About this RNA
RNAcentral holds the full RNA, with entries from SILVA. Large-subunit ribosomal RNA, domain II from a metagenome, 701 nucleotides, folded computationally.
Context: one part of a larger RNA
RNA sequence: UCCAGGGAGUUAUUUUUUAUCGCAAGUUUAACUUUGGCACGAAAGUGUCGAAGGCAGGCGUAGAGAAAUCGAGUCCUAAUAGGGCGUUUUAGCGGUAAGUAAUAGACUCGAAGCCAGUCGAUCUACCCAUGGCCAGCGUGAAGUUUCGCGAAAGCGAAAUGAAGGCGCGAACCGGUGUCUGUUGAAAAAGGCUCGGAUGAGCUGUGGGUUGGAGUGAAAGGCUAAUCAAGGCUGGUGAUAGCUAGUUCUCCCCGAAAUGACUUUAGGGUCAGCCUCUAGUGGUGGGCUUAGGACGGUAGAGCACAGGAUGGGCUAGGGUGAAUUAUAUUCAUAUCAACCCCAACCUAACUCCGAAUUUCUUAAGUUUCUAGCUAGGGAGUGAGACUAUGGGGGCUAAGCUUCAUAGUCGAGAGGGAAACAGCCCAGACCGCCAGUUAAGGUCCCUAAAAGUAAGCUAAGUGUUAAAGGAUGUGAGGUCACAGAAACAGCCGGGAUGUUGGCUUAGAAGCAGCCAUCAUUUAAAGAGUUCGUAACAGAUCACCGGUCGAGUGAUUUUGCGCCGAAGAUAAUCGGGGCUCAAGCUUACUACCGAAACUGCGGGUUUUCCAACGUGAUGUUGGAGGGCAGUAGGGGAGCAUUCUGUAGGCGGUGAAGGUGUCGGUGUAAACCAUGCUGGAGCGUACAGAAGAGAGUAUCCUGGA
Numbered sequence: 001u002c003c004a005g006g007g008a009g010u011u012a013u014u015u016u017u018u019a020u021c022g023c024a025a026g027u028u029u030a031a032c033u034u035u036g037g038c039a040c041g042a043a044a045g046u047g048u049c050g051a052a053g054g055c056a057g058g059c060g061u062a063g064a065g066a067a068a069u070c071g072a073g074u075c076c077u078a079a080u081a082g083g084g085c086g087u088u089u090u091a092g093c094g095g096u097a098a099g100u101a102a103u104a105g106a107c108u109c110g111a112a113g114c115c116a117g118u119c120g121a122u123c124u125a126c127c128c129a130u131g132g133c134c135a136g137c138g139u140g141a142a143g144u145u146u147c148g149c150g151a152a153a154g155c156g157a158a159a160u161g162a163a164g165g166c167g168c169g170a171a172c173c174g175g176u177g178u179c180u181g182u183u184g185a186a187a188a189a190g191g192c193u194c195g196g197a198u199g200a201g202c203u204g205u206g207g208g209u210u211g212g213a214g215u216g217a218a219a220g221g222c223u224a225a226u227c228a229a230g231g232c233u234g235g236u237g238a239u240a241g242c243u244a245g246u247u248c249u250c251c252c253c254g255a256a257a258u259g260a261c262u263u264u265a266g267g268g269u270c271a272g273c274c275u276c277u278a279g280u281g282g283u284g285g286g287c288u289u290a291g292g293a294c295g296g297u298a299g300a301g302c303a304c305a306g307g308a309u310g311g312g313c314u315a316g317g318g319u320g321a322a323u324u325a326u327a328u329u330c331a332u333a334u335c336a337a338c339c340c341c342a343a344c345c346u347a348a349c350u351c352c353g354a355a356u357u358u359c360u361u362a363a364g365u366u367u368c369u370a371g372c373u374a375g376g377g378a379g380u381g382a383g384a385c386u387a388u389g390g391g392g393g394c395u396a397a398g399c400u401u402c403a404u405a406g407u408c409g410a411g412a413g414g415g416a417a418a419c420a421g422c423c424c425a426g427a428c429c430g431c432c433a434g435u436u437a438a439g440g441u442c443c444c445u446a447a448a449a450g451u452a453a454g455c456u457a458a459g460u461g462u463u464a465a466a467g468g469a470u471g472u473g474a475g476g477u478c479a480c481a482g483a484a485a486c487a488g489c490c491g492g493g494a495u496g497u498u499g500g501c502u503u504a505g506a507a508g509c510a511g512c513c514a515u516c517a518u519u520u521a522a523a524g525a526g527u528u529c530g531u532a533a534c535a536g537a538u539c540a541c542c543g544g545u546c547g548a549g550u551g552a553u554u555u556u557g558c559g560c561c562g563a564a565g566a567u568a569a570u571c572g573g574g575g576c577u578c579a580a581g582c583u584u585a586c587u588a589c590c591g592a593a594a595c596u597g598c599g600g601g602u603u604u605u606c607c608a609a610c611g612u613g614a615u616g617u618u619g620g621a622g623g624g625c626a627g628u629a630g631g632g633g634a635g636c637a638u639u640c641u642g643u644a645g646g647c648g649g650u651g652a653a654g655g656u657g658u659c660g661g662u663g664u665a666a667a668c669c670a671u672g673c674u675g676g677a678g679c680g681u682a683c684a685g686a687a688g689a690g691a692g693u694a695u696c697c698u699g700g701a
Stems, first nucleotide, its partner, number of pairs: 001701006011104004016099008026059003032053009063070002073085004107245002110242001114235006125209009134199001136168003139164001143160007172196003177192004211227001213223003248635006258271005272380002274377007284367010299352001300350002305346003309342004314336001316335002318332005383408010413424003428600004433596003439590003442574003448587001450586006461576001467561002471558010488545005494518003499513003524539001528537002601625010636690001638687007646679002654674005660669003
């Protein structure tokens, strides 16, 4: 992983609601007693299913008050006032079934844990008693002896001696580094290497200390492969706001991811939103018309508040000067209030001020069962994206947080290559019928290589900015031009003068000042290069030649560069410019579960007929039938029981098949083979009543 079997809302008591049955101002018995049947037992007796008793009690029939108490009233009060709760509407009680809740393990499985008792020191920690073990080699302390020196104390040398948590190194004990091993040879090892090895050494045997306790040269270590509190059993089905799982079918409706509060934030309570039942009866929603009302947003504005700019006017300062005597006058390229003029900014500014929205009155129209009230049952309270209006952030985020709307969630189908949240469109079922939507019509691929007029040359289309550019199309404005423009070519481009100053020099051309005049067709006291300075080249400007448009600027369409990524690597692909690209207009076609047609099912509202104790049946007309959580309804199947009536050796159940049939489905019927003795049907009743998932349990593969 697969197969088979097992496997999860139960039971008791009570509350409440609904349905139904009995009785009814009542209703009902509880314990218990008597008794009938049945079962067990020798009997006594016990159990069970009934029947008859049993008015103790409960609920209801009257309330008010804390109570005494009073009573259709009562309480507060001094009150006859006023007010609260009641009365004047009678409906209850008991049984059965179903929903829900409470208390119990309470749908099932699942902790880590807490407590009690008990068993463990054959592992290991430490201790006690009694035993055992440590090859070999080395080093050579104290002490002693002899000799030498010394006044002595003593010192030195040699020998002797044998000490030591001494050295090297086996056994033994350990476990430093590394490799292997890692479903191992091994639930801690093997190889190489390494530490201690006469000591705080190692070790045998026996004994002792234990669970909030022991023991610990201390690591929270060890206490039997278990330790921040051992194992086992019990309390125990601990608790789990958490995770997982929770078993047949069809039909109707159908959410939420919000608010408030919460030791609350992945949980709850109430409200909101869903469903079912009963009641109410036009009260709901949309639109139109005619009114009425709330408001301070967008915008705008600067009248207020705050910010902020320039100017004017002119207090008040600063600075300077004068006079003269502590005051005045004058000046000022200085600072500058109030005021005036002009131009601005603002979520927490407003003299103003929309659209939309909202509320409300009336009428009309539409929707075709919405709204409201009461009660039973819920789920939800993690939301996501898109568009629009904002806040936070970087006018970042598939970001975050509000508001309004949509979709997904819980929504299939078509389009967007693929693609919950985008576009179209809401799937009851069937059809080898038709029409469209979004989007498309060269091929893949259904439908136009459609028509008309333009644009694009970049494969732009088939990603992107600032910025850049004689790309190209369409316009506007200005200037020049047969009195000859623009470009090219030929020629001229002079004189006073080397202007003055400056400078070593400054001659058009380092710099400063001026920038005149003359001759002219024209020619700057000079546009650029150049020289040390001159020279030289060139331009402006003019003439000739040529012969028709030229130049500047601006608006706009489509393109170009800017433009770097890991597959040849992508426009979905092929491929397309003779567009199959872009713009504009038009026609046709394709295209969905949309719409229509035909047939069928189901639900609901209304009407008619038939009929009933009641539900109903048939026909017609209208509206519906996507669906998670969830509410409601109707059924199928399994096991057992009762009643009725059946099948079965001429073959029951069970097993295994069927391209046989029936039903919307769960399922059922028929039948072949097998099997060999029991089993269906109808109507009721009762449940150990339905499996694919729980790292589910047991068995098998």